This is a predicted structure of a 252-nucleotide part of an RNA (large-subunit ribosomal RNA, domain VI) from Flavisolibacter nicotianae. The source organism's lineage runs through Bacteria, Bacteroidota, Chitinophagales, Chitinophagaceae and Flavisolibacter. Its Rfam family is "Bacterial large subunit ribosomal RNA". Its mean pLDDT, the model's own confidence on a scale to 100, is 87.
Context: one part of a larger RNA
RNA sequence: CGCAAGUCAAUUGAGAGGACGUGACCUUAGUACGAGAGGACCGGGUCGCACGUACCGCUGGUGUAUCUGUUGUGCCGCCAGGUGCAAUGCAGAGUAGCUAUGUACGGACAGGAUAAACGCUGAAAGCAUCUAAGCGUGAAACCUUCCUCAAGAUGAGUUGACUUUUAAGAGCCGUCAAAGACGAUGACGUUGAUAGGCGACAGGUGUAAAGCUGGUAACAGCAAAGCCGAGUCGUACUAAUUGCUCGUACGC
Repeated sequence: CGCAAGUCAAUUGAGAGGACGUGACCUUAGUACGAGAGGACCGGGUCGCACGUACCGCUGGUGUAUCUGUUGUGCCGCCAGGUGCAAUGCAGAGUAGCUAUGUACGGACAGGAUAAACGCUGAAAGCAUCUAAGCGUGAAACCUUCCUCAAGAUGAGUUGACUUUUAAGAGCCGUCAAAGACGAUGACGUUGAUAGGCGACAGGUGUAAAGCUGGUAACAGCAAAGCCGAGUCGUACUAAUUGCUCGUACGC
C1' cells in the first nucleotide's frame, strides 16, 4: 500500500515446512520345519542406542555487580575496622538467568491408492491363462493421519463485537521484561503493584563490628551472627503527571 468505511478479537486451511530411525533381550517355543546340526513366520512384552523438542523440580556447569578466607603493597593521621591495585590478586562456596552430561516427552496407531509379487473369476484360443472386460491381497516409498507456519490464498476467505465521526481504535510520552542490535513483541501507567525503594520469606555465604569471658599469646567461646545481584509474596514511599497527534466512506 492492497484486501471498496474504520476498528478490535477469534478462526477456516489452499499451500509450505518438520518429523518418519534402529538394535538387543524375554516369551510364543527349542514349537512349526528338519535324519540331525540347527531353527523360525505370526503375535505379546521389556530394555537400550542415535536423533529431535521442551524444561531447570533433581544431578551438575557457569555465575568478573553475592558471601567468606588470605598474600604483597598504597591510602583512610595511628590502633581497630575498611578500601584501591596486583588476571575477578589468589583461593573456597554460590541465588536468579543461561545451560547438558540432567529431567520429561516423541517417531506411534490407523485409513486410502499402489510397486514388485501373489491371487479370484475369465475369454480371445470349447483347453489353459492374475488380464483382454471385471474383482482382490500387497511396502519405511505416495496421499492422509502427527507437529509448526499459513488469507499478499491479489482467488486477499469466515465469524463475533464496536464506531456512526471532537467516534471506535491507535500512536507519541513515561515505568518496564517472559521480549530485544534498532524497530518490533509483551506487561503497566494512580480506577495503578510496571520498575525502584521498603518489609517478610525463600535462597547464598558461614558465626560481623564492639564488648565480655578464658588463654602468656596465637586464638576460642558468649553467638545460625552479620552481609547479600537477579527469586516469591506484600506495601503507593519514589517514578509512570498533564497533555498532544493520527484516525472521518462505496452506493442510493